Molecule: transfer RNA
Organism: Patescibacteria group bacterium
RNA sequence: GUCCCUAUAGCUCAAUGGAUAGAGCGCAGGUUUGCGGAACCUGAGAUCGAGGUUCAAUUCCUCGUAGGGGCA
Repeated sequence: GUCCCUAUAGCUCAAUGGAUAGAGCGCAGGUUUGCGGAACCUGAGAUCGAGGUUCAAUUCCUCGUAGGGGCA
């Protein structure tokens, strides 16, 4: 230089172009307990950025950014 892949919650991962964007762990509150832990219930918390296509974009397209890999 060029090509490919990835980017969603604090972490690890889901999500046919249409559902309130879900799950596990973690965090906060509650129940329970003599106190903790465990268990159970409840809650907060996320789509890398800018454009485009579409009635509708996490999803498709373009350009960037960051990370990983192939070739040179």